[in-house]
Molecule: transfer RNA
Organism: Pyrinomonadaceae bacterium
RNA sequence: UCCAGGGUAGCUCAAUGGUAGAGCAGUCGGCUGUUAACCGGCGGGUUGCAGGUUCAAGUCCUGCCUCUGGAG
Numbered sequence: 001u002c003c004a005g006g007g008u009a010g011c012u013c014a015a016u017g018g019u020a021g022a023g024c025a026g027u028c029g030g031c032u033g034u035u036a037a038c039c040g041g042c043g044g045g046u047u048g049c050a051g052g053u054u055c056a057a058g059u060c061c062u063g064c065c066u067c068u069g070g071a072g
Base pairs, nucleotide, nucleotide: 001071002070003069004068005067006066007065010024011023012022013021018055026042027041028040029039030038048064049063050062051061052060
């Protein structure tokens, strides 16, 4: 330099172009001699950045950044 794949909650990951969710973690409560376990509730998001297409973009297109793998 070129090619492919990835970047979404604190972490691991979902999400046919149509309300961004789950598990774990956090927090509050229930349960009980207490803790753990278990059960229930709640909070938490500039979907890497900037543009474009569209009535509508995490999703499609372009450029850039970054990570992983490959080619030279």